This is a predicted structure of a 72-nucleotide RNA (transfer RNA) from a Patescibacteria group bacterium.
[in-house]
Order: sequence, then C1' cells, then structure tokens
RNA sequence: GGACGCGUAGCUCAGGGGUAGAGCAUUCCGUUCACAUCGGAAAGGUCAGAGGUUCGAGACCUCUCGCGUCCA
Repeated sequence: GGACGCGUAGCUCAGGGGUAGAGCAUUCCGUUCACAUCGGAAAGGUCAGAGGUUCGAGACCUCUCGCGUCCA
C1' cells in the first nucleotide's frame, strides 16, 4: 500500500428499511430472621464520525476513524 470482517446499553451480543432489544451487571420492590436463589419493576443508547439515497436509515451507497485477519 491492497482485500475482507467488525464497531449497537457498563460487559457479551441480537436486530439487515417502519418508535432500538436480550442476557449479565446496577438500583428499587416482593419472598427470607438475615444472606443467597427466585419473581417483578426501573434506569441506562448522538447505533464509531460525516455526507448521500429514501416519505422513512442502526440497516443500503460513498468517504473518514478505530480494532482484527490475510496479501504484498
């Protein structure tokens, strides 16, 4: 220098055009003498950044950034 993959909640990851979700973690409530387990609820997101397409973009297109693998 080139090719490909990945970037979404604190962590691990879904979601592949129509209001952004799960598990774990955190907080609260119930259960217990208490803790744990279990059950319920809540909070937590500029979807890496910018531009474009579209009535509508986390998703599609272009560029940039970061990480990884491969080639030279």

Background: Lineage of the source: Bacteria > Bacteria candidate phyla. It matches the Rfam family "tRNA".